[in-house]
This is a predicted structure of a 74-nucleotide RNA (transfer RNA) from a Candidatus Woesearchaeota archaeon.
Rfam family: tRNA. By type it is a transfer RNA.
The RNAcentral record of the sequence draws on ENA.

């Protein structure tokens, strides 16, 4: 200093061909079963989809620049 990938709840992840409420585990909470407890069942809270702008009726998804991490290359 050039390619090229990736950023989505406290953690790992689905969704990327734009369209109705953004999935799923794990861990949190709260009830139930037990004397407790490990386990199980039911059920709930937590997300400005990295950060700004643009196209679009409509953006997590398209596009452009920033910041942050990976690979290769000089």
């Nucleotide at each position: 200093g050039a390619g090229c990938c990736c950023g989505u709840a406290g953690u790992c992840u689905a969704g990327a061909c734009g369209g109705u409420u953004a999935u799923g585990a794990c861990g949190u909470c709260u009830c139930c079963a037990u004397g407790a407890c490990a386990u199980g069942g039911a059920g709930g809270a937590g997300g400005u989809c990295a950060c700004a702008g643009g196209u679009u009726c409509a953006a997590a998804u398209c596009c452009u620049g920033u910041c942050g991490g990976g690979c290769u290359c000089a």